A computed fold for a 595-nucleotide part of an RNA from a Candidatus Hydrogenedentota bacterium, annotated as large-subunit ribosomal RNA, domain I. It was read from a public genome assembly. The source organism's lineage runs through Bacteria, Pseudomonadati and Candidatus Hydrogenedentota.
[in-house]
Context: one part of a larger RNA
Order: sequence, then C1' cells, then structure tokens
RNA sequence: GGCGUGUGGUGGAUGCCUUGGCACUGAGAGGCGAUGAAGGACGUAGCUACCUGCGAUAAGCCACGGUUUGCUGGAAUGCAAGCUACCCGUGGAUCUCCGAAUGGGGAAACCCCGCCGGGCAAACCCCGGUGAUCGUUAGCUGAAUUCAUAGGUUAACGAAGCCAACCCAGGGAAUUGAAACAUCUUAGUACCUGGAGGAAAGUAAAGCAAAAAUGCGACUCCGCUAGUAGUGGCGAGCGAACGCGGACCAGCCCAAACCAUAAGCACGUGAUAGGCCAUAUCCGUUGUGUUUGUGGGGUUGCGGGACAUGACUUGAGGGAAAUAUGGAGCCCUCGGGAAGUUACAAAUCGGUUGUCUAGCCGAACCCGUCUGGAUAUGGCGGGCCAUAGAGGGUGAGAGCCCCGUAAGCGAAAGACAAUCGACUUCCUUGACAUGUUCCCAAGUAGCGCGGGUCACGUGGAACCCCGUGUGAAUCUGGGAGGCCCAUCUCCUAAGGCUAAGUACUACUCAGUGACCGAUAGUGAACCAGUACCGUGAGGGAAAGGUGAAAAGCACCCCGAGAGGGGAGUGAAAUAGAACCUGAAACCACAUGCCU
Repeated sequence: GGCGUGUGGUGGAUGCCUUGGCACUGAGAGGCGAUGAAGGACGUAGCUACCUGCGAUAAGCCACGGUUUGCUGGAAUGCAAGCUACCCGUGGAUCUCCGAAUGGGGAAACCCCGCCGGGCAAACCCCGGUGAUCGUUAGCUGAAUUCAUAGGUUAACGAAGCCAACCCAGGGAAUUGAAACAUCUUAGUACCUGGAGGAAAGUAAAGCAAAAAUGCGACUCCGCUAGUAGUGGCGAGCGAACGCGGACCAGCCCAAACCAUAAGCACGUGAUAGGCCAUAUCCGUUGUGUUUGUGGGGUUGCGGGACAUGACUUGAGGGAAAUAUGGAGCCCUCGGGAAGUUACAAAUCGGUUGUCUAGCCGAACCCGUCUGGAUAUGGCGGGCCAUAGAGGGUGAGAGCCCCGUAAGCGAAAGACAAUCGACUUCCUUGACAUGUUCCCAAGUAGCGCGGGUCACGUGGAACCCCGUGUGAAUCUGGGAGGCCCAUCUCCUAAGGCUAAGUACUACUCAGUGACCGAUAGUGAACCAGUACCGUGAGGGAAAGGUGAAAAGCACCCCGAGAGGGGAGUGAAAUAGAACCUGAAACCACAUGCCU
C1' cells in the first nucleotide's frame, strides 16, 4: 500500500406515518361595488418581531338566541393583571388612509382648497358635512338672431370598478400537416375588444318533406343516421342533413287598415256644411284634409283583419253626450266567471309548512387473568348493546373508555322555497253570410358586381348574410321545394317576447376514491407566489416526523466556549432537540492475509 472483516463517523436512501394535495359525486350559491368593492398601506395587545383578528369604539362595542366552567387567538412558554365569563350563530354600531376613487393635484396609501355648520373673544388652526364625470328625465335661464335653437345651470335617478370557468357578438394569427409549398390545413383555434346572465344563445315556420301522402309540425341538448351523401392542389384532409330513438315540453304580444280624442299646420265657412240615426227645435271658432301623440281595434295561411250591409244571439242598475221621444253605441257600479308574478300587465303584505345560518339527545364491561414500559385496544375465559359493527382518538389492534355513528329533536333573528289568502288583471256579447272598397312591416324583396357563411374551395351552387349600384308588389300579392322553366306541394319575410331539457364552478356544505404519500401529490403539507433572481414584463425554490408524556438531563467533573464524561429521567438517550428507522458512496480506527 492492497483485499477482507469488525466497530464507529459522515450521509439521508428505504420502511412506516400525514396536518397537504388530486379527481369526482350530490345539493346549494352563482355575484360584490358610490350605503365606497376586490385588493392593499398604516395602525391596533400591559410586555408583541411575525401570522391571525380588528379599525382611533381598533385580538374588539351593543342586542337577541345557543352552550356551560373555565377563559384572556396561533403561543403548547413566560411574567403581570384580570373576567364571570370565554366560545358559536343572527342582526346592528364603529370602520384611519389608498384603491372605480369621485373637491383639485399626485411619484398609490401623500399634498392642497372652496362652501355650510361647530370649537376659541378673534385670527391661525381643528372637527363634522358637502363639492368628479357621463347619461336620462324635469325645472330655471339663454347667444350669434325677432321667435327659436345651441350653450349654461339646478334637482332626482342611473352608470362606472372587480370577478374562476361557462355564453353571445366585433376583430383575428402563426408554428404545424400536406413528408417541400402558394389554394387548402392548423382554425374561426390561440389571442384582443365589447356585452350579459345564473345560465347564455336559440325559439313558435316566407320550415321540412314528398313527387302524386288523409305526411311532419317552435327551439335546445343527447344517441343513431355516418365517417354515409358529398366536398377536396379529388392531395393532405374536411364532413353534413332528412329521418328514427330519447331528454324536456308552452305558447304569446305588436305594426297597419278603422274609430275616438288632444295639439300643430293648411284650406274653407255664416249655411245646400257639422253636431250618432229618424222627427221637431236649438247651437255655431265649427267643419274638411294632413302630421304627431294617446286610448280602443287587430295579429292570420282550411289566408286573416278593417269597413259596410243582412239576418240571429246576449245578467242587473245608473250616468253623460244641445233638448224631447224611440233605437244603436260609450262610460261606471254590482253580480257571475277566469287567470296571475318565467313570456302573454304588474307590485306588496300576511298565515302555514319545509330547508339553511348556532345546537340538543343518543345504547352496551372503569369484568377476571397473562404478557408488556403502559389497570391492553393484544392472548385466554366470561358478559352486554345494536334502527348505533361509518370513522377518528385514547401509552400496542376498542361496537360496549372518549368524540361520534343510527334513530329522534331544535331558532329570538336573518335568508330561501312551496302553498293558502289578501291583492291585481281580464271577460260579461259572440258567431255567421255577402263584397265594387281598405290594410296586412320599403330603400325592403328581387336583380347586376364584389365578398362572407353554409360539410359544400365558383362549381350546375340554390338557401342565408354583408358592401355597392339599381329597385317591386299587397292576396288575382309574395317566398321556398339545391342552376333554370312548367305543373304540383309547402309557407307567409322585411317588428318583438318566451320557462324546461343544455354548458360551467372562483365559492359553501356533505361525501367518495383498484388517486399521491414529502425528488410523489398543487409551485406551495412548513409564515410560499415567500426567500432569491431580473430595470421590467417575468421567473421562482429548498424546507415534514424526539417521546406515551418534556419527564427537554437537577447536581459533579474537563473545557474560554462549543463539546464531552459521570449522575439522573425514560421501555429505549446509538430516542438528547444537528432528535423515528438510518442503506450506499466516502472517512477513521482495530484486526487477518498478501506484497
């Protein structure tokens, strides 16, 4: 020096554990904000660095409920001083400064001001309130410019900002694939912007279908149809629908014609006009046309409605319309009937029940014995409960020790839902026949050109949408049935609303796992979006385990200390805090063999 063995050191693998994660299920909730949010800054405890809570009333104040003997958060330590409290829930009070931030400014958490009220005799100063912008409505003012309008100003109401995904709309890539690449694909994806809701969107046929049917009947979602028909540098790829089966089911309101009324404008008039009709009288700024507003009317595709005429039919009472009589129509009240807060109008209150936001009750061995550190939850023997043998804890593995579990019970206050009532609204004439009349959504439909979207790349390319130019008709009208034409069939555009079935989960409650178990599982089991890095956008860690219980080693010795040796605790100290187990590399010492 090498190899081997042993004993230690170093190191932190492995095993075991779980406070934390991951995924999902069922319910709930689906928003918060100028009554100042989300998120922060700074404060706040007797002593207080941090976290948590709270806000100058500052680990808290008040009231009402719940619970019951301890309590003064993490913190288990400490000291001091206290309290009948502490704790949980509901409602209320307070709530500095920044932040949409909103009196003005600003390098966020700071600076400065006007007005009103208050404090001081007064000034300075201090305290409370108020003062941003935009929109809508109403009022007051008010130019050029007479009226008017613009503008100004005041009040009331609203908006703004934040938020995980889901949704709709406006914009909209590239890497990639095509084994290159340009059409194409990736993809209307990512991303940006706007808007909304608990869902959103869509939705009540100008729809499908069929080819000679007595066909279907809003929308949405799912399974099939079907990787089919198609489309496609016919490459890569893209990729339906009808129909069938399910989930769920719900249908409505306007515009117009016409009538009435109010205002503006135009025309006309003193009677051959008008005042519902007939007759008579009377009135006379009334009549006609047009525009706008309001009320009635009306809403459809065996076309519907208006208007006019005709013949039927319909509870009661009252009133006005120039007067009287009769008739028709209008308004009000009662009675009768119907419906209703998600559309078809819309708001509030009360009762009852249920659920949620604190809780309560809850059976059965301190049985014997053995082992053990442990009056064991284990072994052996005996007993008991069970609508409870889910789970967790307890000095080892507990139905009967503790918390719970099954079953049952509970709210002063607040929230939600269901239901009943109050309440509100509507109907109370409706249907029929006839037709020379009127209406049935216009810069729209259609067409030319250029695009987009439809599974469909311009193709024979319909349907739907947009830009641009042109530009109809009103039911004997108009659109569609995949160029186009005819026949036939279906439907009725150019206005609007609509629950359910569907999507999602930042958040709350309950639960589940052939999910992880500290290099795993979230980046984060631990004071983590921290330390640290970066000018910044941004990037982004490592780090769990004494023991049943601190019983955390009094006292002695060596040492400056660190550390160690005794002693003591403990079942164990090679469990001593650098603390469970404690692998390997590596190091030291001892020893055997070889050189």
Its mean pLDDT, the model's own confidence on a scale to 100, is 82.